[in-house]
Context: one part of a larger RNA
RNA sequence: UGACGGGGGCCCGCACAAGCGGUGGAGCAUGUGGUUUAAUUCGAUGCAACGCGAAGAACCUUACCUACUCUUGACAUCCAGAGAACUUUCCAGAGAUGGAUUGGUGCCUUCGGGAACUCUGAGACAGGUGCUGCAUGGCUGUCGUCAGCUCGUGUUGUGAAAUGUUGGGUUAAGUCCCGCAACGAGCGCAACCCCUAUCCUUAUUUGCCAGCGAGUAAUGUCGGGAACUUUAGGGAGACUGCCGGUGAUAAACCGGAGGAAGGUGGGGACGACGUCAAGUCAUCAUGGCCCUUACGAGUAGGGCUACACACGUGCUACAAUGGCGUAUACAGAGGGUUGCGAAGCCGCGAGGUGAAGCUAAUCUCACAAAGUACGUCGUAGUCCGGAUUGGAGUCUGCAACUCGACUCCAUGAAGUCGGAAUCGCUAGUAAUCGUAGAUCAGAAUGCUACGGUGAAUACGUUCCCGGGCCUUGUACA
Numbered sequence: 001u002g003a004c005g006g007g008g009g010c011c012c013g014c015a016c017a018a019g020c021g022g023u024g025g026a027g028c029a030u031g032u033g034g035u036u037u038a039a040u041u042c043g044a045u046g047c048a049a050c051g052c053g054a055a056g057a058a059c060c061u062u063a064c065c066u067a068c069u070c071u072u073g074a075c076a077u078c079c080a081g082a083g084a085a086c087u088u089u090c091c092a093g094a095g096a097u098g099g100a101u102u103g104g105u106g107c108c109u110u111c112g113g114g115a116a117c118u119c120u121g122a123g124a125c126a127g128g129u130g131c132u133g134c135a136u137g138g139c140u141g142u143c144g145u146c147a148g149c150u151c152g153u154g155u156u157g158u159g160a161a162a163u164g165u166u167g168g169g170u171u172a173a174g175u176c177c178c179g180c181a182a183c184g185a186g187c188g189c190a191a192c193c194c195c196u197a198u199c200c201u202u203a204u205u206u207g208c209c210a211g212c213g214a215g216u217a218a219u220g221u222c223g224g225g226a227a228c229u230u231u232a233g234g235g236a237g238a239c240u241g242c243c244g245g246u247g248a249u250a251a252a253c254c255g256g257a258g259g260a261a262g263g264u265g266g267g268g269a270c271g272a273c274g275u276c277a278a279g280u281c282a283u284c285a286u287g288g289c290c291c292u293u294a295c296g297a298g299u300a301g302g303g304c305u306a307c308a309c310a311c312g313u314g315c316u317a318c319a320a321u322g323g324c325g326u327a328u329a330c331a332g333a334g335g336g337u338u339g340c341g342a343a344g345c346c347g348c349g350a351g352g353u354g355a356a357g358c359u360a361a362u363c364u365c366a367c368a369a370a371g372u373a374c375g376u377c378g379u380a381g382u383c384c385g386g387a388u389u390g391g392a393g394u395c396u397g398c399a400a401c402u403c404g405a406c407u408c409c410a411u412g413a414a415g416u417c418g419g420a421a422u423c424g425c426u427a428g429u430a431a432u433c434g435u436a437g438a439u440c441a442g443a444a445u446g447c448u449a450c451g452g453u454g455a456a457u458a459c460g461u462u463c464c465c466g467g468g469c470c471u472u473g474u475a476c477a
Stems, first nucleotide, its partner, number of pairs: 001477002003474003007471007015461002019425005026316008034307002042053002064302007073125001077124002079121005086103001089100004107114002127291002130289003136285002138280003141276001143274001148187006154163003167178003193268004198236006208225002212223003239262001242256005318418001322377007334365003339358002344353003384415001389410007431453007
């Protein structure tokens, strides 16, 4: 000087407390451990692994296993020889592959040949998701959006170092003010960037319709309009600016006015010096080591989907603030040409048929759901709950047996609110309700986004956890 203390002081954080809803019990989904297996490919492992890499394993993917095959190779460059490339059909085979066979003679040319592509041959070489993340780059997590981390010059000390950065206030903040052997500066904080909340202006189509006119069973449907809403370009607006009080005449804090918004208005992006030899050699790149008729490559089938069990994360419930039936209202944000696919018709339904329109403020996915009105059920393992199983189907796709999703009929399991323990959340939040997208042929209860309805509580900082500053002890570095 640090680190540590079941030392002290000050302060903060959904850290506790106050509340609301969960997990832990049930069934299922999903990931992991374990076990099993020919293989159940590999990685991630306290917080910071476990709906994680994987924004999607039937084949492919695929790296694993079994079997059958290849050896200059599936891929790249160079050399030599041959042939345009490409294409039809048949046989053997699970296929890769092997054998036979048809059409085709193209482009440029100095007529020597050349360019692209294919086959054969030789070797230089290719190839490796093989090992080492403790050899590395790059990227990422975490402490933590915590308020810290440092430097130059000066000064103090023999020196390691200190000072500045400590102190008095204040702040979300090393934020600002005052003081001070310090004076300045840098990386961080904040601001500059994006979205959102109000208004003005410009523009007026595919969006809008107040006023005028026309038309319809009805609808901005038509003429038209540019007011309103919206869209998207430009601006205004918030700065403790104004008033009062407190304070040290400061910084600032408290209250108020005006205002759509008030003290960082609400969100996002943005992550200092560093820590964990943290994670990744399987995104990629790369040193070293290893394999080279195999640890490389191709094909078919299987596996990654196994199942006495244990754990994590979720979904659905256990019901009446509910289930069911009928009627009815209101979003936002997205996607669409190998696509979205309307109306109509068929089917109980998944869906089929059909083909209008749309490269989309035009057409379409697309009915939002919870809500509201009425009816029914009456506390029951039920008109709750839907697992499981049988049967019949639909769709995608060469192909749904291992191993897809969905529909209909039947079946109707556990479950009556969950032990010890434990998690999230402070406002348009929690809770609850639907909608869309990426990936994707098909395959979400996951993920990412969107809106609808919309709470309770915070006395306070004694305690638990994590962190910041000052100080103290130490046999630790």